This is a predicted structure of a 131-nucleotide RNA (SAM riboswitch aptamer (S box leader)) from a Chitinophagaceae bacterium.
Model confidence (mean pLDDT): 80 of 100.
[in-house]
RNA sequence: CACUUAUCAAGAAAGGCAGAGGGUUAUGGCCCGAUGAAGCCUUGACAACCUAUCUUUUGUUUUAGCCGGAAACGGCGUGAACAAAGGAAAAGGUGCCAAUUCCAUCCCGAUUGAAUCGGGACAGAUAAGUC
Numbered sequence: 001c002a003c004u005u006a007u008c009a010a011g012a013a014a015g016g017c018a019g020a021g022g023g024u025u026a027u028g029g030c031c032c033g034a035u036g037a038a039g040c041c042u043u044g045a046c047a048a049c050c051u052a053u054c055u056u057u058u059g060u061u062u063u064a065g066c067c068g069g070a071a072a073c074g075g076c077g078u079g080a081a082c083a084a085a086g087g088a089a090a091a092g093g094u095g096c097c098a099a100u101u102c103c104a105u106c107c108c109g110a111u112u113g114a115a116u117c118g119g120g121a122c123a124g125a126u127a128a129g130u131c
Base pairs, nucleotide, nucleotide: 002130003129004128005127006126007125008124013043014042015041016040017039021032022031023030026105027104028103029102044097046095049093050092051091053088054087055086056085057084058083059082060081061080062079065076066075067074068073101123106120107119108118109117110116
């Protein structure tokens, strides 16, 4: 880079350096920016994708003990392991801290035309996994 899955209308600040751009393909808009953009550093926050932890429930396997039985075995039941689902917390790995992924472009419908609204697709971002 590519592929797969999930999420994307919520949320989240300061300081220092720096000095004109930025809003993540392209285009058209619209917005942010010297009351300081991008970028770098420090601290902090937001979130809950992954790892680890705690807890509840369910299932499978195993198992201290007890009861019944001649035995096979059956019942009750204490723990353990694994798996799945839910909840909690937030240590680690990422991410992230203007505006719906800022809006639209393509398709369908509301209606048949403009505007508008709804749904989907394409594309994008983030996480995990595969290669």